[in-house]
RNA sequence: AUGAACGUUGGCGGCGUGCCUAACACAUGCAAGUCGAACGGGAAGCUCUACUUCGGUAGAGUGGAGAGUGGCGCACGGGUGAGUAACACGUAGCUAACCUACCCUUAAGAGUGGGAUAACCAUCCGAAAGGUGUGCUAACACCGCAUAAGCUCACGCGAACUAGAACGGUGUGAGAAAAACUUUGGUGCUUUAGGAUGAGGUUGCGUCCCAUCAGCUAGUUGGUGUGGUAACGGCACACCAAGGCAACGACGGGUAGGGGACCUGAGAGGGUGACCCCCCACACUGGGACUGAGACACGGCCCAGACUCCUACGGGAGGCAGCAGUGAGGAAUAUUGCUCAAUGGACGAAAGUCUGAAGCAGCGACGCCGCGUGGGUGAUGAAGGUUUUCGGAUCGUAAAGCCCUUUUCUAGGUGACGAGCAAGGACGGUAGCCUAGGAAUAAGUGUCGGCUAACUACGUGCCAGCAGCCGCGGUAAAACGUAGGACGCAAGCGUUAUCCGGAAUUACUGGGCGUAAAGCGCGUGCAGGCGGGUUAACAAGUCAUCUGUGAAAGCUCUCGGCUAAACUGAGAGAGGUCGGAUGAAACUGUUAAUCUUGAGUUUGUCAGAGGUAUGUGGAAUUCCACGUGUAGUGGUAAAAUGCGUAGAUAUGUGGAGGAACACCAGUGGCGAAGGCGGCAUACUGGGGCACAACUGACGCUGAGACGCGAAAGCAUGGGUAGCGAACGGGAUUAGAAACCCCGGUAGUCCAUGCCGUAAACGAUGUACACUAAACGUUCGUGCGUCGACAAGACGCGGGAGUGUCGCAGCUAACGCGAUAAGUGUACCGCCUGGGGAGUACGGUCGCAAGGCUAAAACUCAAAGGAAUUGACGGGGGCCCGCACAAGCAGCGGAGCGUGUGGUUUAAUUCGAGGAUACGCGAAGAACCUUACCUAGGCUUGACAUCCCGCGCUAGCUUGCGAAAGCAAGUGUUUCUUCGGGGAGCCAUUACAGGUGCUGCAUGGUUGUCGUCAGCUCGUGCCGUGAGGUGUUCGGUUAAGUCCGCAAACGAGCGCAACCCCUGUCGUUAGUUACAAGUGUCUAGCGAGACUGCCCGUGGCAAACGGGAGGAAGGUGGGGAUGACGUCAAGUCAGCAUGGCCUUUAUAUCCAGGGCUACACACACGCUACAAUGGCGCGUACAAUGGGUAGCCAAGCCGCGAGGUGGAGCCAAUCCUAAAAAGCGCGUCUCAGUUCGGAUUGUAGGCUGCAACUCGCCUGCAUGAAGUCGGAGUUGCUAGUAACCGCGUAUCAGCACGGCGCGGUGAAUACGUUCCCGGGCCUUGUACACACCGCCCGUCACGUCAUGGAAGUUGGUUACGCCUGAAGUCGGGAAGCAAACCGCAAGGAUGCUACCGCCGAAGGCAGGGCCGAUGACUGGGACGAAGUCGUAA
Repeated sequence: AUGAACGUUGGCGGCGUGCCUAACACAUGCAAGUCGAACGGGAAGCUCUACUUCGGUAGAGUGGAGAGUGGCGCACGGGUGAGUAACACGUAGCUAACCUACCCUUAAGAGUGGGAUAACCAUCCGAAAGGUGUGCUAACACCGCAUAAGCUCACGCGAACUAGAACGGUGUGAGAAAAACUUUGGUGCUUUAGGAUGAGGUUGCGUCCCAUCAGCUAGUUGGUGUGGUAACGGCACACCAAGGCAACGACGGGUAGGGGACCUGAGAGGGUGACCCCCCACACUGGGACUGAGACACGGCCCAGACUCCUACGGGAGGCAGCAGUGAGGAAUAUUGCUCAAUGGACGAAAGUCUGAAGCAGCGACGCCGCGUGGGUGAUGAAGGUUUUCGGAUCGUAAAGCCCUUUUCUAGGUGACGAGCAAGGACGGUAGCCUAGGAAUAAGUGUCGGCUAACUACGUGCCAGCAGCCGCGGUAAAACGUAGGACGCAAGCGUUAUCCGGAAUUACUGGGCGUAAAGCGCGUGCAGGCGGGUUAACAAGUCAUCUGUGAAAGCUCUCGGCUAAACUGAGAGAGGUCGGAUGAAACUGUUAAUCUUGAGUUUGUCAGAGGUAUGUGGAAUUCCACGUGUAGUGGUAAAAUGCGUAGAUAUGUGGAGGAACACCAGUGGCGAAGGCGGCAUACUGGGGCACAACUGACGCUGAGACGCGAAAGCAUGGGUAGCGAACGGGAUUAGAAACCCCGGUAGUCCAUGCCGUAAACGAUGUACACUAAACGUUCGUGCGUCGACAAGACGCGGGAGUGUCGCAGCUAACGCGAUAAGUGUACCGCCUGGGGAGUACGGUCGCAAGGCUAAAACUCAAAGGAAUUGACGGGGGCCCGCACAAGCAGCGGAGCGUGUGGUUUAAUUCGAGGAUACGCGAAGAACCUUACCUAGGCUUGACAUCCCGCGCUAGCUUGCGAAAGCAAGUGUUUCUUCGGGGAGCCAUUACAGGUGCUGCAUGGUUGUCGUCAGCUCGUGCCGUGAGGUGUUCGGUUAAGUCCGCAAACGAGCGCAACCCCUGUCGUUAGUUACAAGUGUCUAGCGAGACUGCCCGUGGCAAACGGGAGGAAGGUGGGGAUGACGUCAAGUCAGCAUGGCCUUUAUAUCCAGGGCUACACACACGCUACAAUGGCGCGUACAAUGGGUAGCCAAGCCGCGAGGUGGAGCCAAUCCUAAAAAGCGCGUCUCAGUUCGGAUUGUAGGCUGCAACUCGCCUGCAUGAAGUCGGAGUUGCUAGUAACCGCGUAUCAGCACGGCGCGGUGAAUACGUUCCCGGGCCUUGUACACACCGCCCGUCACGUCAUGGAAGUUGGUUACGCCUGAAGUCGGGAAGCAAACCGCAAGGAUGCUACCGCCGAAGGCAGGGCCGAUGACUGGGACGAAGUCGUAA
């Protein structure tokens, strides 16, 4: 933007507009008639007269219906867009090749005759439609003759004009006209010329898609003749010739009425062809002619076909793509209206008649335009809704209320213009105007995540749903649904469909092709495109001026008319690749001439794996023969297959044969590319340089075309040493169709012929010109130097190749950069999102394999390039860590303890889950704890706050009960300013309560990477940007520690230091300790260590190595301290907390039970397996701690656990408290033991309301497994590991665990290859949820579209043959006939039957093209969790 439709809503008016689908079928009515002033006849009715049987009849007059003859019209107007890709349309011409009724002008004329016919009447046939036939009659109907200004035809003449004819002029001959009517004004008629108008024909240019349509054509192209037409013409026919069209797209297929215009766009363009105007075509489908000025005729005719209707079955009738209307189709499109008043048309002299043209009205928000649904005031910011942090906020001056107005509405009154001289108005009692009434009658729709203006609450919980794209929804959804609010537009609003724009995303204006899609593998070259210098001519292109035309409407501007606008009137302008005239001559072009610089030729010389053919050489492999020689050889990561005692491998000599040519050899050379490598010969192509001469633009590019074209492959014939697809065997492996090994056929080689593709790559088309430097290298050449005047070397120039780096410039970046990817020119090729697909079909080439050309359906929202930061790598470099290695002690096996899983259970409460869960939360589950289970209670509650009330509570006693609790009795609180308050109790409403859920809503806190050395910022600089630099690099360090360099300079969080403990010394004070005044102890203060000193290494920097001194040396040892961040890591059950859930229960009280279960599995420990030991006796040496509801001494009792006892101690005083390993002596003697202590029995002790489930300890008795532990795995680098005991928190009691303390006190570290983790730099990446990543193919399942296919079926199209309607034309000897001739006979002429050509349609047969469908079949696309592998 729309001829729209759909959803929802709907007050009014004006102007427009309304079957886009079935050119589907149509009931009914209407849409073209008119003229009596062309003609004959004339019904009904009326008047008069006569007669009458009073019914009427006859006559005269008037009247003029309906029908007929005749004239004009019906070819206009109205509809539709099927066909048509065409002179159909548009534009500009031509017609000297034509016609034109009615109209206008001009000239001339209309004399004289004739015969019919319809109507009508009578007859017959038919159901009807209709028809036969007798008799009569008129005309402006028809015919003969006369006349001929001019006209037509034939034959002549001569000038102008013209491209050349014509026309026109003139002469002769021949031929053809007419109609009347009248109101007396006229109207008509015939011939001629002209005009006007309208047609016909013809030409240039313009006018859709497909080349997967490339060749088409026999009336085809032309000529001659004839016919035909208004007219040219193969328009038709006969003959002759063989032409005509086509890559500037013929032919074929598809689609389509064309234009003015309309929509969009800055324009160029793109899309469209409704309404209005012009042209064309069509009128049920196909064919045909008639009439006529004009038709091959929408409301005419004939024929054929399909369909519908009538029928008496014999036959007939019909054509809404006119206006209404009906059915059907469809998402969808109106009244069977009024009027000829206006405008226009037909006829008529006119009045007038006709007119579904037209003017109006009706229906539809279908569109455009306009108006309204009220205006002002009004804050207790009402009520109510929504929300809330509960304060409020918002709807909101919005409402109510008060004051106004009346467009609109309702009622009444008045009432047009449109009508040009009278009358006459469908619209219409309409528009307008006046009066009255009353805010009265009138608002919706879409949206609110971003794009995009507009936000909250609730519901829902990957459900329901939304969605234009991105995407929302899995329990806090601004995205779904609802509500409130907001935003947008508004009698509309949204959705859908379609077109343009944005899209420079087909790029003419105005794009690209190294890597994003895109340079043909390379050349030769026809057509085409483009083309050097000078001169002249022409004027096609080009430019200028003038002129014609480009209809109207539309568009733009100005002015005007409806109140304004929409709408509409007038004027001007714009609009063409158009035509004509005149001119210009620079440029392009054409023609003519000339030139040498582009191009080419000649001469000399040079380099080269350039090509083809024929010879020839040596090394090596293999094979063969013979010799020597003996057991292996070969092969691999390791092996095996293989070969070998029938003698291999190895080695020597000789021979055969094929293939390839080491060194030279080089980002060296040659070639167009593919490609080319021993040597020699022959033939041959191209190139460079130097100097002159010659030709004179001969050039560049290049669609088609033609040629060349690696490897593999194919055909035929050879050849075959080595290598080697397929294949066989051996290994590897989960498998191994592979990689590795042993063999080995095609092939590789030659000749001839095919194939024609490659990452055929510089992923860079060819040619030419221009544009900084520098450094190599190959080949000519000039000059200079050296050399001997040689060979040659060096240097400086100027060429031709081939490389590196780089300025400007270009580029998305990477990069390119005189060998351009820079700046330009010419030409060619190619690209237009990914997949489907370089595939299908078709065509073409090929022996085949296959090549070339090349889609669509469907599907996705990406695919891709370059670069960046990370992460990752069975990539690289550097470095670190008890990471490995070197060691010591363990774990994994046994028994027991503890935790976890699993199982069990009424319950075994919950959490923690690789590292970073598992002696973890729990620094202590018998009750309690406790969250779990069973049973019993309770409901404002066990606990908190507010408010009301109370003279009552606690305690004690008794009963019931398992207890909680219930009931009874007893009992009678505290402060006071005397008002009252506190505790307590009773009652009520708000509420309490929850270890219920969500750690993926959170705070806080913790673990881990990791005490790893990193993580960042400001400014500057670099980059389009992400980002980089700094932080990299060279050293160095435990360290981003420090130094140096450096487009960086600084800074922050980390590191280090500051803090604590410890080691040495000094000093102060000293309860306690000890015999003293002493300080080895306690508590403070201070000193000390800084690479400070020396030597060496180092860049003489940082630093490192060594040394001195020192209690301590390079961080002295230990602790605390944990950067930016990661793991949605852990914790809602420590606490806090949002949301959700629960409220006689998921709260709360209580008793008992459970968390302690036990086939089993794992983790962490303890004790052992013994002699470095066990046992007995004796004996020595600590430290950290703790203690009044406590630690508890001495003494006494007990075998012992313990009891008793009570001193001391609120602790340097007392107690715990015995340290143990150790040491000394004795015993045991290698065994399931004098090892080991599980288990069990029994007797006791302690704590506690209570040790049955379920505590600890002791005595006696019992005496299990276990003899050092598989794969694997843990800790530790020095006062460490290991061994030994002691203390303490929790705690009534319970410690093999945790946290601390001291005693004894080692071994080893070559080193960084490997395992694990980490840091820095670098590299690759298709990863970014970041390798636990990504991702490929088969198979299986589902859905969808599509190719093939035996066929089946439909549409369309041309050809062949047969039949052949109507009809024109031709024939027509038969039949018929009024006009003319003739006295007649007869003739002329006409008509008909009939015949012929053509011919729609039908039939038969075989084809072409396009669809639909098809068992089966091929691949393709898509689809949360399928299978197999793992190709990238």
Molecule: small-subunit ribosomal RNA
Organism: uncultured prokaryote